A computed fold for a 346-nucleotide part of an RNA from an uncultured prokaryote, annotated as small-subunit ribosomal RNA, central domain. Its mean pLDDT, the model's own confidence on a scale to 100, is 84.
Context: one part of a larger RNA
RNA sequence: UUGGGUUUAAAGGGUGCGUAGGCGGCCGAUUAAGUCAGUGGUGAAAGCCAACAGCUCAACUGUUGAACUGCCAUUGAUACUGGUUGGCUUGAGUAAAGAAUAGGUAGGCGGAAUUUAUGGUGUAGCGGUGAAAUGCAUAGAUACCAUAAGGAACACCAAUAGUGAAGACAGCUUACUGGUCUUAUACUGACGCUGAGGUACGAAAGCGUGGGUAGCAAACAGGAUUAGAGACCCUGGUAGUCCACGCCGUAAACGAUGAUCACUCGAUUGCAACCCCUAGGGAUGUGUGCCUAAGCGAAAGCGUUAAGUGAUCCACCUGGGAAGUACGCCCGCAAGGGUGAAACUC
Repeated sequence: UUGGGUUUAAAGGGUGCGUAGGCGGCCGAUUAAGUCAGUGGUGAAAGCCAACAGCUCAACUGUUGAACUGCCAUUGAUACUGGUUGGCUUGAGUAAAGAAUAGGUAGGCGGAAUUUAUGGUGUAGCGGUGAAAUGCAUAGAUACCAUAAGGAACACCAAUAGUGAAGACAGCUUACUGGUCUUAUACUGACGCUGAGGUACGAAAGCGUGGGUAGCAAACAGGAUUAGAGACCCUGGUAGUCCACGCCGUAAACGAUGAUCACUCGAUUGCAACCCCUAGGGAUGUGUGCCUAAGCGAAAGCGUUAAGUGAUCCACCUGGGAAGUACGCCCGCAAGGGUGAAACUC
């Protein structure tokens, strides 16, 4: 390279938007670039291949032919692809009316609880554990009541539910704002799909500057346990967790399943809208689950939300280790990230 693959064996990019590129609906006209056919030229010789011939055979050599699958020119063909042009509405989109929603950003407000402070009642313990101890407490703790402060998170509702491209999103409310779905018309008229680079977003932890700090809690300290205990358990406790702005750019970023389109039995359940009929049933669209036909699969299983049958585009895989390491380059304040080998070894 051909071929084969990517749920779990190696392999789907964390997710969008989108450039180049690749691919692309129906009906005409035109063109003839791709495509197909004819003709002419060229395609050196040798070699290869076929037949015949010359050395006693063969190797070797000679003659003839074929071939040289290509390129150029020219004459035609026009189904398909392409170019140009005219039209169409089913793909795509716009307008209108509605529906659902923890989608996003900013502001305001609320109650429960923990902690602390102050005051009151009150007295000897509290706390913690398998058992203890460290710790707190007569300078009055724990417990109970009242008041105040402050930070963080929002019980029940709550779901197998909902929304979002993913990460993710939950007290109530206001403003601004994104997307989705349904209905019936009207309009635009292929405006589409995918998407190397690029760009934006991207949990947690971490970093920078400035705030904030109730609870929790790496590190750290002490008490236990133990042969030891750098742990598990306990008492404390700082970064951090929170906010603003700026970085980082990674996760079992998972459905371990890329995006889009078409096709391929049914059963059941929830939601939303519609229609025909109306016990309730039927058909349609959309979303979310479960069980299954055919089919697929090594099996587990998947099965109209495909891992089935096909099409287009992108990404990725090619024995284990060395190794997601080294070197180089790019990015980053750093931590590190991205790209990414080989020797050697089995």